Notes
A computed fold for a 506-nucleotide part of an RNA from uncultured Gallionella sp., annotated as large-subunit ribosomal RNA, domain I. Model confidence (mean pLDDT): 84 of 100. It matches the Rfam family "Bacterial large subunit ribosomal RNA". Gene Ontology terms of the family: structural constituent of ribosome and ribosome.

Context: one part of a larger RNA
RNA sequence: UGCAUGUGGUGGAUGCCUUGGCGAUUACAGGCGAUGAAAGACGUGCUAGUCUGCGAUAAGCGACGGGGAGCUGACAAGAAGCUUUGAUCCGUUGAUUUCUGAAUGGGGAAACCCGGCCUUUUAGGUCAUCCCUUCCUGAAUAUAUAGGGAAGUGGAAGCGAACUCAGUGAACUGAAACAUCUAAGUAACUGAAGGAAAAUAAAUCAACCGAGAUUCCGUAAGUAGUGGCGAGCGAACACGGAGCAGCCUGUAUUUUUUAGCAGUCAUAUUAGCAGAAUAAUCUGGAAAGUUUGACCAUAGUGGGUGAUAGUCCCGUAUGCGAAAAUAUGAUUGUGGAACUAGGGAUACAACAAGUAGGGCGGGGCACGAGAAACCUUGUCUGAAUAUGGGGGGACCAUCCUCCAAGGCUAAAUACUCGUAAUCGACCGAUAGUGAACUAGUACCGUGAGGGAAAGGCGAAAAGAACCCCGGAAGGGGAGUGAAAUAGAACCUGAAACCGCAUGCAU
Numbered sequence: 001u002g003c004a005u006g007u008g009g010u011g012g013a014u015g016c017c018u019u020g021g022c023g024a025u026u027a028c029a030g031g032c033g034a035u036g037a038a039a040g041a042c043g044u045g046c047u048a049g050u051c052u053g054c055g056a057u058a059a060g061c062g063a064c065g066g067g068g069a070g071c072u073g074a075c076a077a078g079a080a081g082c083u084u085u086g087a088u089c090c091g092u093u094g095a096u097u098u099c100u101g102a103a104u105g106g107g108g109a110a111a112c113c114c115g116g117c118c119u120u121u122u123a124g125g126u127c128a129u130c131c132c133u134u135c136c137u138g139a140a141u142a143u144a145u146a147g148g149g150a151a152g153u154g155g156a157a158g159c160g161a162a163c164u165c166a167g168u169g170a171a172c173u174g175a176a177a178c179a180u181c182u183a184a185g186u187a188a189c190u191g192a193a194g195g196a197a198a199a200u201a202a203a204u205c206a207a208c209c210g211a212g213a214u215u216c217c218g219u220a221a222g223u224a225g226u227g228g229c230g231a232g233c234g235a236a237c238a239c240g241g242a243g244c245a246g247c248c249u250g251u252a253u254u255u256u257u258u259a260g261c262a263g264u265c266a267u268a269u270u271a272g273c274a275g276a277a278u279a280a281u282c283u284g285g286a287a288a289g290u291u292u293g294a295c296c297a298u299a300g301u302g303g304g305u306g307a308u309a310g311u312c313c314c315g316u317a318u319g320c321g322a323a324a325a326u327a328u329g330a331u332u333g334u335g336g337a338a339c340u341a342g343g344g345a346u347a348c349a350a351c352a353a354g355u356a357g358g359g360c361g362g363g364g365c366a367c368g369a370g371a372a373a374c375c376u377u378g379u380c381u382g383a384a385u386a387u388g389g390g391g392g393g394a395c396c397a398u399c400c401u402c403c404a405a406g407g408c409u410a411a412a413u414a415c416u417c418g419u420a421a422u423c424g425a426c427c428g429a430u431a432g433u434g435a436a437c438u439a440g441u442a443c444c445g446u447g448a449g450g451g452a453a454a455g456g457c458g459a460a461a462a463g464a465a466c467c468c469c470g471g472a473a474g475g476g477g478a479g480u481g482a483a484a485u486a487g488a489a490c491c492u493g494a495a496a497c498c499g500c501a502u503g504c505a506u
Stems, first nucleotide, its partner, number of pairs: 001505009015491001016456002020427002022424007029416002031159002039100003042055003046078001049075003061094006070082003105114003115127005129156003132152006163194001164192005174181001178228001204211002215242005225233002246408003249349007260334011272320003278293003282289001294311002296300001302314003357381008367393001388403005443450002463490001466477004
């Protein structure tokens, strides 16, 4: 030095575990905000820090319910206290709620600076802008209007995951290059709204038979078409389902109700309550395991307890429960023509014009100008009036069908920031969210932004008193424990890599 065997170190794979994720189903909810939101800054404890809660009344204050023995949130102990005169805790409803932030008295480099006016002056209140309504005033210019001013217990603003509608609107890519085309009216940006939105009651289809608003699903059908007839794009009629709902004008007269408001009742939600049934033996550190014998079950889902528990604990099946708030429904009363809205009856009136259509240029329709109807409109034009007008894919006639240029409308449909319950041939710490831990943290970047690593002693800290070596670190005894090669660098503890002992070889 090599090989072998044994025994260690290092290292953190593997196994087992799960507080966290992922994906679904059902029900609910679908908004919050000038009564100041979302998001934050700074404070706040017996407290130095971080998280949570809260706001100078600051881990909290009041009232009303629930509940019944412990409690003063977590890391995290200790100290000092509270509590059957009912605490802590849970629910409902109030009070307080610094400063920033739409941020709104003015300013500003957010969490800061500087004011005016009023008042009951150690302290409070108020003062942004725009729109609307009402009032006052008031030019050229007489009436007026523009403008100026004031008031309002009128409104808006800002935030929010997706879904919706509308406006603006790419490129990579595909066409095996590329320009029409495609990607795609997608991404992105903007505006507006709702719990859904949009659409919706035929100037629709159909085909000589007829149907009868819209929306969504399945077929029709990758069909008919369209297309440098390339790549591709791609209907409708009709049929079957889900779900169905129709309506609205003005004036006058008349009639009858509803909405509204208040009470009562019911149901549900927001705390909760009751809730059956097991003993011994053996092994073991520990019994839920073994053996023997019982019991309950409208409860043998699930979780915990020193190993695997129907009968130990929390629960579960089932039954019960609300002072207060909210939602829905029913019912009773009130109010009545003063205001608003609707139904019925009668009479009279009204029936949507720069519109339909046309020319030029675009866009949308599955349809790229094509034989190109239809819808829409930037521009130029421009009818008829039910004896009328639109459509039936150039156009004309016949025939059929409908009535534009005003408006409203539930359901079936889309989505999930969220709440509750349940589930998984989903993951199990290099997986599953980036994040099971002080995680959008540490750290990086001027910034937009990028973005980690990091779980496990034990049933219980019983976390090693005391002694010895040492300056300490670290060890050796002793002690705890079932186990300490479970000792906090802590479950298991693979490999690479590094020692020690012995044997053999050189």